[in-house]
Context: one part of a larger RNA
RNA sequence: UGACGGGGGCCCGCACAAGCGGAGGAGCAUGUGGUUUAAUUCGAUGAUACGCGAGGAACCUUACCUGGGCUUGAAAGUUAGUGACCGCCUCUGAAAGGAGGCUUCUCUUCGGAGCACAAAACUAGGUGCUGCAUGGCUGUCGUCAGCUCGUGCCGUGAGGUGUUGGGUUAAGUCCCGCAACGAGCGCAACCCCUUUCUUUAGUUGCCAUCAGGUUAUGCUGGGGACUCUAAAGAUACUGCCUAUGUAAAUAGUGAGGGAGGUGGGGACGACGUCAAGUCAUCAUGGCCCUUACGUCCAGGGCUACACACGUGCUACAAUGGCAGUCACAGAUGGAUGCUACUUAGUAAUAAGAUGCUAAUCCCAAAAAGAUUGUCUCAGUUCGGAUUGAAGUCUGCAACUCGACUUCAUGAAGCUGGAUUCGCUAGUAAUCGCAUAUCAGCAAUGAUGCGGUGAAUACGUUCCCGGGCCU
Numbered sequence: 001u002g003a004c005g006g007g008g009g010c011c012c013g014c015a016c017a018a019g020c021g022g023a024g025g026a027g028c029a030u031g032u033g034g035u036u037u038a039a040u041u042c043g044a045u046g047a048u049a050c051g052c053g054a055g056g057a058a059c060c061u062u063a064c065c066u067g068g069g070c071u072u073g074a075a076a077g078u079u080a081g082u083g084a085c086c087g088c089c090u091c092u093g094a095a096a097g098g099a100g101g102c103u104u105c106u107c108u109u110c111g112g113a114g115c116a117c118a119a120a121a122c123u124a125g126g127u128g129c130u131g132c133a134u135g136g137c138u139g140u141c142g143u144c145a146g147c148u149c150g151u152g153c154c155g156u157g158a159g160g161u162g163u164u165g166g167g168u169u170a171a172g173u174c175c176c177g178c179a180a181c182g183a184g185c186g187c188a189a190c191c192c193c194u195u196u197c198u199u200u201a202g203u204u205g206c207c208a209u210c211a212g213g214u215u216a217u218g219c220u221g222g223g224g225a226c227u228c229u230a231a232a233g234a235u236a237c238u239g240c241c242u243a244u245g246u247a248a249a250u251a252g253u254g255a256g257g258g259a260g261g262u263g264g265g266g267a268c269g270a271c272g273u274c275a276a277g278u279c280a281u282c283a284u285g286g287c288c289c290u291u292a293c294g295u296c297c298a299g300g301g302c303u304a305c306a307c308a309c310g311u312g313c314u315a316c317a318a319u320g321g322c323a324g325u326c327a328c329a330g331a332u333g334g335a336u337g338c339u340a341c342u343u344a345g346u347a348a349u350a351a352g353a354u355g356c357u358a359a360u361c362c363c364a365a366a367a368a369g370a371u372u373g374u375c376u377c378a379g380u381u382c383g384g385a386u387u388g389a390a391g392u393c394u395g396c397a398a399c400u401c402g403a404c405u406u407c408a409u410g411a412a413g414c415u416g417g418a419u420u421c422g423c424u425a426g427u428a429a430u431c432g433c434a435u436a437u438c439a440g441c442a443a444u445g446a447u448g449c450g451g452u453g454a455a456u457a458c459g460u461u462c463c464c465g466g467g468c469c470u
Stems, first nucleotide, its partner, number of pairs: 007470007015460002019423005026314008034305002042053002064300007076123004081117003087102006105114003125289002128287003134283002136278003139274001141272001146185006152161003165176003191266004196234007206223002210221003237260001240254001241252004316416001320375007333362002337356002341352004382413001387408007429452007
C1' cells in the first nucleotide's frame, strides 16, 4: 500500500423480511454425469457448465465406428504436354470407383486465348496437440461507483495528499470546507422505442358530412375531419408555489399538465479480477501426421440404459372438464412461396381453382373471455403416459430414427420431506399468436408480440453480495 477478520461505524441491492407463484414427489421432453458400446465425435463443470456451442443429428450435416477405394490428392494457383470436355450406352460394384464402346473442340489480328484431361514438380490438406505461447470475441464481479494522471506540497523512502471531512444524491451527483489546483476514463446527457400535442403528406390505410348502390360489406363517386401510417418539430427544467436548509438538496393527497422529479424500457459495461471460456466460427506461433491423424463412399453411431442430477412441459381437477353460440390484439412471414373458395374425406390431407412481387391478397381460427347446456367430488366425462390397428404428408429413403390424423387402450398422479428458485407494476401469475433455423421434424426449446391482470414491502436485527471510512 492492499487483502482478510465469526472488529467497529455509515449506506445499498428481490439480500432478508412481507407477499404471490414455482422446483424438490408423478409421467413425459431435453441437457449432463455414469455405465454400456465397434463407435456411443468434441467442447462447456460452484456462483460464471448442465433446453449450453446446436437459430433444426433419418442420408447430408459428421468431426466418431466398421468395411470398400484414392495418393499432387476433394478444392485453389503456377509451369511444359494433349485435344477434347459435355452427352449417350454396356459390364462390374452397396456406393465411391473401375473397365469398355459411340459421338467429338470453339474463337483467332495465326502470336495465341478459352475450356477440359493428365504425367511430373512446387505449393496442398489435418474439426490432430497446446486457450498455460497468442489475436479476436465472450462470461463474471457489475450498470457496482469507482479507477487514474499533470503540476504543487508532505515524507530519507515505499508512498501520501487531491479522492479524506460536514451535508446531499441512483451516482467520485452536487454543495460547503480544506496544501492543494486542475484534468482524463467511468456516472449522467447526447442515440433508439414508448407516452401527449402540432405541422407536412393522404395510398394500398381511414369514413364524420354529401350522393349512389347492396340481402350485406368504405362497395362506388367523393373527402382529409377522425383513426392510422412516417418524416420533421414541441413538451419536463425541481421551471412555479409552500415548508426546512448557508448551499446542494429534501418534503408536499400543492398547482398546472398527456407525462413530475432519472416518466417507463433498450443500446451503452471504466481501471482491472478469475493463467475464467473458446486453437471445433475465424485467424495464428510452436509441435505432430503425409499411400495417412489427409480424402471419397456405403452402412452404423451421435437417439444405447440397473441408475444419479439440472432445466422444462402436462397434470393431480368444479375459480374445473366437455359441447354449442358470440366478441376483442399486436408483431411477423410469404414467388422453388403464402394460398381465399369449391369438392372428397370423421380427420391428418388430397383434387381443382383464385388473389398476392403485398398498409391492397394470404397464412389467420387469436386464446384465456362472455353466454347456454351438461358432468356433481369419483382415480371420475380429472389426467393423459403406454400399447395395438388403420391412415396422411415430407423426402432417393421414415427399420434402427420423423411429424401428424382417426379408432381402441387408458398407467403413474389426490398438491409433493429436508431444502430451494423467480418476481416490486402493466411487474408476478395466466392466455394465446408469430418468427429464425427448416424438404420434413422429434420446439414442451430460443427470440419476440400482444390479451387479462394481482398481492406485499413494518423495517434493516439476521443470511448473501457490494461500496466508503476506520
The part of an RNA shown here (small-subunit ribosomal RNA, 3' major domain) has 470 nucleotides and comes from an uncultured bacterium. Its Rfam family is "Bacterial small subunit ribosomal RNA". Model confidence (mean pLDDT): 83 of 100.